[in-house]
Molecule: Bacterial large signal recognition particle RNA
Organism: Oscillospiraceae bacterium
RNA sequence: CCAUACCAGCCGGGGAAUUAGCGGAGCCCUGCACCUGAAAUCCGCUACAGCAGGGGUUGAUUCCUCACCCGAGGGCGCAGCCUUUGCGCAGAGCCGUAGACGCCAUGUUGAAGAAUGGGUCCCGCGCAAUCGGGAUCCGUGAACCAUGUCAGGCGGGGAACCGAGCAGCAUUAAGCGGCCCACCCGAUGUGCCGUGGGGGCGCCUGUUCCGAGUGGAAUAUACGGAGAUCACGUAAAGGUCAGGCUCGACGAUGAGGUGUAUGG
Numbered sequence: 001c002c003a004u005a006c007c008a009g010c011c012g013g014g015g016a017a018u019u020a021g022c023g024g025a026g027c028c029c030u031g032c033a034c035c036u037g038a039a040a041u042c043c044g045c046u047a048c049a050g051c052a053g054g055g056g057u058u059g060a061u062u063c064c065u066c067a068c069c070c071g072a073g074g075g076c077g078c079a080g081c082c083u084u085u086g087c088g089c090a091g092a093g094c095c096g097u098a099g100a101c102g103c104c105a106u107g108u109u110g111a112a113g114a115a116u117g118g119g120u121c122c123c124g125c126g127c128a129a130u131c132g133g134g135a136u137c138c139g140u141g142a143a144c145c146a147u148g149u150c151a152g153g154c155g156g157g158g159a160a161c162c163g164a165g166c167a168g169c170a171u172u173a174a175g176c177g178g179c180c181c182a183c184c185c186g187a188u189g190u191g192c193c194g195u196g197g198g199g200g201c202g203c204c205u206g207u208u209c210c211g212a213g214u215g216g217a218a219u220a221u222a223c224g225g226a227g228a229u230c231a232c233g234u235a236a237a238g239g240u241c242a243g244g245c246u247c248g249a250c251g252a253u254g255a256g257g258u259g260u261a262u263g264g
Base pairs, nucleotide, nucleotide: 001264002263003262004261005260006259009057010056011055012030013029014028015027020046021045022044023043024042034054035053036052037051063257064256065255066254067253069251073247074246075245076244080240081239082238083237084236085235086234087233088232091230092229094225095224096223097222098221103216104215105214106213113209114208115207116206117205118204119203120202121198122197123196124195125194126193127191128190129188130187131186132185133184134183137178138177139176140175146171147170148169149168154163155162156161
C1' cells in the first nucleotide's frame, strides 16, 4: 500500500413549547435521509441522555472534531405606529346672555321724541242690512149646508102673475198663489252707519313743536355654563415591530483525526 471479515460510527436536522435536564411524540421550518411496536389527564432516559425488536452501509470527498461563510425559518424585543380602557381638560363643537361695522327697509314729500285729538275696544239708544211673520193690492176660488140674479123644470092661480129654487153667470168667505218697491211687528255669529257715555296697555292715524335718525334678521366678538363627541395631556393594557439581540436547517469552504483481525 492492497484484499477479506468483524466492529465503532452513520441511516436526517433545526425552532418554539413542555421538562430539573435530554430525547421521542404533537405544532412549525427545511430536506429526502431504513422497517416495526408503545407513548400528551404522555413514553423512555440521566449529562456519554430516547426505550424495545429487526435491517442496511462503512474506514472514507461520505464517519468524527474544530473554525469560517451563507442564511430559509423561528424566538425576544427598545423606538415608532395603531387600538382599547381609566382619569384630566386651556382648544374645537354644544347651550345661554350681551352684541357691533356692514347689509335690508324707511326718513327733509320731515325719523324718533313730546303735547294734543281721534279710531280700533266696551255699554245704551237709533238707523241700515238679512231673515221670519202680518197687512195692503191683484189673481184664483163654493154641486148642496155664502150672497145676488135665477133659463129649464116644479108648485099655486081662471088669468095676469106669484113662490121655492137646481144648473149657469156674477160677486165674495175660508183657502191657494203673486206683488216683496212702499207699510207694521219681531229676531241677530250682519255694519267703509248715527248719537251719548265709558275706557285707554298695545297698534294705526291727524295737527303743533323739534330737526336726523329709526326699525329688522343674523354674524364677528365677549362673558358664563354644562358635557366629555373630536382634539390634547397622562397612566395602564394589547397589537405590529425597522434597527438590535438570540437560536439556526439546507448549502459551501478550510484544517485535523480515525478500530480490530487475517492474508499478500